[in-house]
Context: one part of a larger RNA
RNA sequence: GAACGAACGCUGGCAGCGUGGAUUAGGCAUGCAAGUCGAACGGGAAGCCGUGGUCUCAAUUCUUCGGAAGAGAAACUGCGGUGGAUAGUGGCGGAAGGGUGAGUAACGCGUGGGUAAUCUACCUCUGGAGUUGGGGAUAACUCUCCGAAAGGAGAGCUAAUACCGAAUACGGUCCCCCGGGGCAUCUCGGGGUGACUAAAGGUGGGGAUCCUUCGGGACCUGCCGCUCUGAGAGGAGCCCGCGUCCCAUCAGCUUGUUGGUGAGGUAAAAGCUCACCUAGGCAUACGGGUAGCCGGCCUGAGAGGGUGAUCGGCCACACUGGGACUGAGACACUGCCCAGACUCCUACGGGAGGCUGCAGUCGAGGAUCAUUCGCAAUGCGCGAAAGCGUGACGAUGCGACGCUGCGUGGAGGAUGACGGCCUUCGGGUUGUAAACUCCUGUCAUCAGGGAAAAACGGCCUGGCCCUUAAUAGGGGUUGGGUGUGAUGGUACCUGAAGAGGAAGCCACGGCUAACUCUGUGCCAGCAGCCGCGGUAAUACAGAGGUGGCUAGCGUUGUUC
Repeated sequence: GAACGAACGCUGGCAGCGUGGAUUAGGCAUGCAAGUCGAACGGGAAGCCGUGGUCUCAAUUCUUCGGAAGAGAAACUGCGGUGGAUAGUGGCGGAAGGGUGAGUAACGCGUGGGUAAUCUACCUCUGGAGUUGGGGAUAACUCUCCGAAAGGAGAGCUAAUACCGAAUACGGUCCCCCGGGGCAUCUCGGGGUGACUAAAGGUGGGGAUCCUUCGGGACCUGCCGCUCUGAGAGGAGCCCGCGUCCCAUCAGCUUGUUGGUGAGGUAAAAGCUCACCUAGGCAUACGGGUAGCCGGCCUGAGAGGGUGAUCGGCCACACUGGGACUGAGACACUGCCCAGACUCCUACGGGAGGCUGCAGUCGAGGAUCAUUCGCAAUGCGCGAAAGCGUGACGAUGCGACGCUGCGUGGAGGAUGACGGCCUUCGGGUUGUAAACUCCUGUCAUCAGGGAAAAACGGCCUGGCCCUUAAUAGGGGUUGGGUGUGAUGGUACCUGAAGAGGAAGCCACGGCUAACUCUGUGCCAGCAGCCGCGGUAAUACAGAGGUGGCUAGCGUUGUUC
C1' cells in the first nucleotide's frame, strides 16, 4: 500500500447493488417449513332444492257466529336429489428442495481413465401383451370393552388401479446342444415339444345391432393408466493412475493381516464374510496433531504466499450411539425400532419430544437482522386439468458491514466588518470566509399522474393438420376475445415552495503533508520506531491556525 462475513471509538443526509451467528454441532417457548389425487375405492358431514309428516302463527274465504277451511311463514323431522367437508383404503411424492462443517488426512476431494463387474422410479423412442374368467380378505363404519392420556383389544359389514390364484410368453432369466473367438472363472452366434416368469382399470364420445333392474351394459373409438422387454437420456454404485497440511522429541506396523482354493453374499468386482491352505504384506508405514475438498477469493510485476464467507460442484452430518424396514433410490433432518443424556405431561400404571429448515428466544461472546408480505414470477411435488401445496423462491424491513453514485449549494461580494487568536502594538491571520445582492432546485418534503416485470394455462370462438366409421369426441398448431401483481400507488414523470432539512474524523518533533500561544513542570501524561516531559515543551493538556481524508474518519485484529 492492498484486502476483510470484521469489531471498537467519535460522527452520520439520500439512493442502487451486494452482504450479515465466524464463538456453544450449546439448550430451545410459539407459529409455519410436504403434500397431493374423488378421472383408483368404499363411504358421506354441513349447506341447498323438491316432497311429505308433527306442531305453532296466520293473510283470506265460508258460517247457523259455536266454528270450519286455509295460500303462506317459522321450528323439528322422514324420503328423494344435489352437494362435497373431516377421516380412511390405495397411488405418487415425503431420498428433492432447505441447513450446517461436528467428524473425516480418506479414492473424501480434484483430475484422467475403467466397469466384458453394475442398477436406474419419473421422461423419450421402438416392439409386444392388454385375453378368458375367478377368489378370499381388510380399513373406514357399527357394537362391546380396556386406558388419565398416548393408544389398544374383540365381534360384525363392505370396496378398489389394495391382495391372491388360473391361462397365454413376442420377449426375458436359467439349463442343455452345436459352432467361432479368447485362455482367468469368459464372450459371440445359432438351435431346443426344456424349466421359470405379466397385467387393472378409470374417464370422454358414439351410429347401427344385442341385452337391460331403463340407471346402463355389451360393441366401436379417443385419452390417461397397467404389464413384459429392448434402446436412449439423465442419475447413481464400484475400481484404478496421479495430486492433496504439520511432527522422526512417533521407527517399526499388521493376523482377515498378504495371497490362493471353495462356499456364502451383493444390483455389482473384491477378505466383503466364512472354512481350509500359504507366510506373507506395508514402511513418507504405524502413531500423534490440525483440517471438510474444489471452482474460486485476497495479495503479488510474476513466481509464490495466504484463504475456502456469500455463489456453484462434490462429501459428511441431523440430540448422542447402534440397527434395520419400506422403496427405483435411504440405512432416511421435520419415518420406524433399541439404548443413553436432557426437557415436558401424568390419575404414578405410563406416555411425548428433537430448529445443524424460516423467523424468534436464552446462554456464551468483541460480534452478526424481521416471531414481516406473497405464491404474481421462476422452479419443484401431486393432479387429465382447473388447481392445491411450497419460510425453495420472489419481495419488503433492519445494520455505513462493503462497493458505487449523488448531495449538504452556485456566482458576485473588502471598510479586508464584528468576534477569536497572535503581535515587535505598527499590524498580521481566520478571510471572499461571513453579512449583503442575484441565481439554481439534485436529494429530502408536499401534491398530481403512473409503469415494465404477464405471458403461458383455463374458458369462449375461428382456420389448418392428425386420429376415427364419424361432420361426436380427443390431440397438435396458429389467430381473435376474456383474465391474473406480493412488491405498490413502488420505480419513473410532472408540478410547488424555499438555501431552506443534511459535516465530521484524525493528525501537525523526524520517518510524514501540516506551528504558534497558554497551562503543566521527569508530575499529569504521550508513544508504531527513534523517543518527548526535571520552568520559555512546534512531541503532554487546551486554544487559535494548518495539513489529510470525507458520510465517513481513526484504532485494533488478521493475510499478502
Annotation: RNAcentral holds the full RNA, with entries from SILVA. The part of an RNA shown here (small-subunit ribosomal RNA, 5' domain) has 560 nucleotides and comes from a metagenome.